[in-house]
About this RNA: This is a predicted structure of a 379-nucleotide RNA (Bacterial RNase P class A) from a soil metagenome. The coordinates come from a structure-prediction model, not an experiment, and the mean pLDDT is 79. The sequence is in RNAcentral, with records from MGnify.
RNA sequence: AGUCGGCCAGGCGAUCGCCGGGCGCGCAAGCGCCGGGAGGAAAGUCCGGGCUCCAUAGGGCAGGAUGCCAGCUAACGGCUGGGCGCUAUAAGCCGCAAGGCGAAGGCGACGGAAAGUGGAACAGAGAGCAGACCGCCUAAGUCCGGGGCAACCCGGACCGGCAAGGGUGAAACGGUGGGGUAAGAGCCCACCGCGCCGGCGGCAACGUUCGGCGGCACGCUAAACCCCAUCCGGAGCAAGGCCAAAUAGGGAAGCAUCGGCGUGGCCCGCGCUGCUUCCGGGUAGGCUGCUUGAGCCUGUCAGCGAUGGCAGGCCUAGAGGAAUGACCGCCACGGCUCCGUCAGGGGCCGCACAGAACCCGGCUUAUCGGCCGGCUUCC
Numbered sequence: 001a002g003u004c005g006g007c008c009a010g011g012c013g014a015u016c017g018c019c020g021g022g023c024g025c026g027c028a029a030g031c032g033c034c035g036g037g038a039g040g041a042a043a044g045u046c047c048g049g050g051c052u053c054c055a056u057a058g059g060g061c062a063g064g065a066u067g068c069c070a071g072c073u074a075a076c077g078g079c080u081g082g083g084c085g086c087u088a089u090a091a092g093c094c095g096c097a098a099g100g101c102g103a104a105g106g107c108g109a110c111g112g113a114a115a116g117u118g119g120a121a122c123a124g125a126g127a128g129c130a131g132a133c134c135g136c137c138u139a140a141g142u143c144c145g146g147g148g149c150a151a152c153c154c155g156g157a158c159c160g161g162c163a164a165g166g167g168u169g170a171a172a173c174g175g176u177g178g179g180g181u182a183a184g185a186g187c188c189c190a191c192c193g194c195g196c197c198g199g200c201g202g203c204a205a206c207g208u209u210c211g212g213c214g215g216c217a218c219g220c221u222a223a224a225c226c227c228c229a230u231c232c233g234g235a236g237c238a239a240g241g242c243c244a245a246a247u248a249g250g251g252a253a254g255c256a257u258c259g260g261c262g263u264g265g266c267c268c269g270c271g272c273u274g275c276u277u278c279c280g281g282g283u284a285g286g287c288u289g290c291u292u293g294a295g296c297c298u299g300u301c302a303g304c305g306a307u308g309g310c311a312g313g314c315c316u317a318g319a320g321g322a323a324u325g326a327c328c329g330c331c332a333c334g335g336c337u338c339c340g341u342c343a344g345g346g347g348c349c350g351c352a353c354a355g356a357a358c359c360c361g362g363c364u365u366a367u368c369g370g371c372c373g374g375c376u377u378c379c
Base pairs, nucleotide, nucleotide: 001376002375003374004373005372006371007370008369010331011330012329013328015326016325018037019036021034022033023032024031025030039353043364044363046362047361048360049359050358051236052235053234054233063232064231065230066229067228068082069081070080071079072078083110084108085107086106087105092101093100094099111227112226116225117224118221119220133166134165135162136161137160141158142157143156144155145154146153147152174192175191176190177189178188179187193216194214195213196212197211198210199208200207201206240288241287242286243285250279251278252277253276254275255274259273260272261271262270263269295314296313297312298311299310300309301308302307333350334349335348336347337346338345339344
């Protein structure tokens, strides 16, 4: 100088309140005393689990998620360690300058493109086993003109050759140098790079200064279809369990009536209708689930680490539309400003994001500030 991570989230006191709990008094309403009362994200509800109910023989299809390797974990799309690829930049150094070098870090849906299908706008000659616009070349072949006794030479046309240079593009079928050639080209060679095989190291991903072979792109795209592997039942505390009115309705038994009403011209018939007791379901309401849990703190051991084991200690909101607040004083912190004998003192302002609702593990997002530590580089 840079970067990464962990922790804290103002402190003390006074007054007035709010929500639960315990104890006491009281018929009750209530009163008194004691003690407790938000977070690192309580948030978004994006993943994963516990718990509860429903469903479920087993397997498959469909659908969804995940995807380098090894581990951790209850589980995960999370975390740790490693591999590979991409990528900076600070101080500093180099340089006249432009600029270059420059760690720890940061980022990566990072399986498969020799199963198949598809896509690549615009530009460009050509976008896949491609292509010739500018350009380079006339060696071979044919013809014409000129020269030469001739072999042949010069010039031109046709037929052609090339992919080095230019140009297009996100991307154009290895790079540099030499040989070679009419001009060129892995056409040949050296080095670099690449691919394959083997050895060696590593649990593996992968690495390799090792040995051999091959003149050598096999192109890009799978958050395109697809293929492969692994995993996945649904709904959620308004889950679910218990108690249980009033009114209305249901069922059973007994009693009463032989009535009343409806249907109908009338009779029979059919339906409805009274009182008492019991039963069962459901609603309002109440209780529960509810906070002791993959818990927190300290120490220690194992491990690089995530994490795990052991020992000791602790109990830390449980409301049920929602309490955890307001105000004052002193101190702390930050900013501005004034005085100053440079030790300090005064004034004003600010002090974040936010708000538990069944509970945990993550991720993401918001956040005034402060403290601590690791790593790397430089002087």
Annotation
Its Rfam family is "Bacterial RNase P class A". Rfam describes the family as follows. Ribonuclease P (RNase P) is a ubiquitous endoribonuclease, found in archaea, bacteria and eukarya as well as chloroplasts and mitochondria. By type it is a ribozyme.